[in-house]
RNA sequence: GCGGGCCAUGCGAUCGCCGCGAUUUCGAUCGGGGAGGAAAGUCCGAACUCCAAAGGGCAGCGUGCUGGGUAACGCCCAGGCCUGGAAACGGGACGGAAAGUGCAACAGAGAGCAAACCGCCGUCGCUCGCGGGCCACCUGCGACGCGCGUAGGCGCGGCAAGGGUGAAACGGUGCGGUAAGAGCGCACCAGCGCCGGCGGCAACGCCGGCGGCUCGGUAAACCCCACGCGGAGCAAGACCAAAUAGGGGAGCGGAGGGCGCCCCUCCCGUCCCCUUCGGGGGCCGUUUCCGGGUUGGCUGCUGGAGACCGGGCGCGAGCCCGGGCCUAGAGGAAUGGUCGCACUCGACAGAAUUCGGCUUAACGGCCCGC
RNA sequence: CGGGGCGUAGCUCAGCCUGGUAGAGCAUCUGCUUUGGGAGCAGAGGGUCGGAGGUUCGAAUCCUCUCGCCCCGACCA
Numbered sequence: 001g002c003g004g005g006c007c008a009u010g011c012g013a014u015c016g017c018c019g020c021g022a023u024u025u026c027g028a029u030c031g032g033g034g035a036g037g038a039a040a041g042u043c044c045g046a047a048c049u050c051c052a053a054a055g056g057g058c059a060g061c062g063u064g065c066u067g068g069g070u071a072a073c074g075c076c077c078a079g080g081c082c083u084g085g086a087a088a089c090g091g092g093a094c095g096g097a098a099a100g101u102g103c104a105a106c107a108g109a110g111a112g113c114a115a116a117c118c119g120c121c122g123u124c125g126c127u128c129g130c131g132g133g134c135c136a137c138c139u140g141c142g143a144c145g146c147g148c149g150u151a152g153g154c155g156c157g158g159c160a161a162g163g164g165u166g167a168a169a170c171g172g173u174g175c176g177g178u179a180a181g182a183g184c185g186c187a188c189c190a191g192c193g194c195c196g197g198c199g200g201c202a203a204c205g206c207c208g209g210c211g212g213c214u215c216g217g218u219a220a221a222c223c224c225c226a227c228g229c230g231g232a233g234c235a236a237g238a239c240c241a242a243a244u245a246g247g248g249g250a251g252c253g254g255a256g257g258g259c260g261c262c263c264c265u266c267c268c269g270u271c272c273c274c275u276u277c278g279g280g281g282g283c284c285g286u287u288u289c290c291g292g293g294u295u296g297g298c299u300g301c302u303g304g305a306g307a308c309c310g311g312g313c314g315c316g317a318g319c320c321c322g323g324g325c326c327u328a329g330a331g332g333a334a335u336g337g338u339c340g341c342a343c344u345c346g347a348c349a350g351a352a353u354u355c356g357g358c359u360u361a362a363c364g365g366c367c368c369g370c
Numbered sequence: 371c372g373g374g375g376c377g378u379a380g381c382u383c384a385g386c387c388u389g390g391u392a393g394a395g396c397a398u399c400u401g402c403u404u405u406g407g408g409a410g411c412a413g414a415g416g417g418u419c420g421g422a423g424g425u426u427c428g429a430a431u432c433c434u435c436u437c438g439c440c441c442c443g444a445c446c447a
Stems, first nucleotide, its partner, number of pairs: 001370007009342007017034002020031004036348001040359002043357005048233004055263004060229005065079005080094001081092004095224002100222002102218002117163002119159005125144001126153001127143006171189006190214002192211008237299001239297002247290007257267001269283006292446003306325001308323006343346001371443007380396004390427001398414005420436005
C1' cells in the first nucleotide's frame, strides 16, 4: 500500500420509563429483557393483507457477458472479456450500430451510397474579325500562324499522398506502379468476417487457412432480440364499542366498472306510472361532493426464508444434518436522568408490519491475510 | 408510516418529453420626454439551471446518488 472480518467509550451505584414471567393479602413485590451497522434514503426484491379469480394477449415499465446461489432480486459468488495500477488488487448500465429510422451545433473544401480549399499531375491554336449569348477564355464560321522547350496565369480533366478544420475525415510501414497518385498490386503488421481443428457446461480462448473485406460514433435516441412484471399498500385488513341532522346534491345499475385496452371468465335490481323502440318516479345498492360525528379499545405484532455452536458437502456464494437458545414491540410514541472512576475524551445517527439486499452518512480502534 | 410533485435571473414562470448560443413578464439601472415626479418610449445589466458523479463530441434536458421544499392519505354514518 491492498483485501476481508469484528467492535462502536467502558465499569459501578442510584432514581425513573415500556413490555414479559412468577407470586399476590390486588396495595404491590421479585426476576429477566429493552435501538443500529446503518434503525436512514425508500432505490430494488419478497412475505403478509385486500381488490371475484390472479388466467392469456397488446401496450407500458424494468433487467441485459456466461455459469451457479437464493423464497425472490437490479443482490451475492465463481469465471470470461474490456480497462486502471509497478504489484497485491480495483472498476465496468458488459446483448445488438454489416435489421431499419434518426442525430452530429460551431469550424471545415468535405460529416455519412463522403468531399476537393491550398496542393500534385495532365491537357489546351491562351491570336484576330463577324454572328449567337446577360456575360465569359464558351460556341459556329472565316482569317492568319514553321517546329520544340521552360515559367506563370485562366479554363477543362485526373488524384486523394501532403497541408489545414474538427470530438470524429473511410487502416499503418515499406517496395513496386503511375502523368501524378491511390489496397491499384505485393510483403509484413493491426482489425473485421468466414471455414476447420483443439480446450471449456458456457461466456470465451488458442492454432491453422481463406477473403483486400478496411465495413466510424451514438441504443443512459427511437428501435430489434431475450427474459421478467396484475394493482394497491399495516393509515393494508379483521373484530368490538361510542356518537350524529342516521341529513342533502350529482352520477351509475346490462352497459360498463372492478387495472390503460382487448379476450376469457366472475359479480352486480326490483316495484309503479306514461306507454312507440323508449322515458319518468319510488325504494335498494354503489361512486363522488357538501354537511355532521369520533379522535376509543382489541387484533394484525413480532418465533423468524432467526441468529449461535458442532459435523459434512462445495473453489465460493451457500446448502444439508444435529444440538441447545429466545434476543425491543411502543402507540404523541418507552429504551432516560444524576453521581463516581478510568482512558487515547467517545463519530454517523435512533426502531414503527416483517424480512433479503443495494446505496448514502461516519471519530476511531482491534484482528487476519496478501 | 405510506404515496405523489417541485427546485431555472431579485420575484412569478416557460424551455426538459424529441440534447446543439438559456428566454418571457414584473422589478433594477441608463437615456429621452416633464418645472419635478409618475406614466410612456428606447436601450442595458443580471443565471455557471439545488449539489455531486456518469453517458455523449456536447447535458437545464438522459441516467444514478444526494440536499431542500410542498401536497395527499384515519375511522363512522

About this RNA: This is a predicted complex of two RNAs, RNase P RNA and transfer RNA, with 447 nucleotides together. Rfam match: Bacterial RNase P class A. Rfam links the family to the GO terms ribonuclease P activity, tRNA processing and dimeric ribonuclease P complex.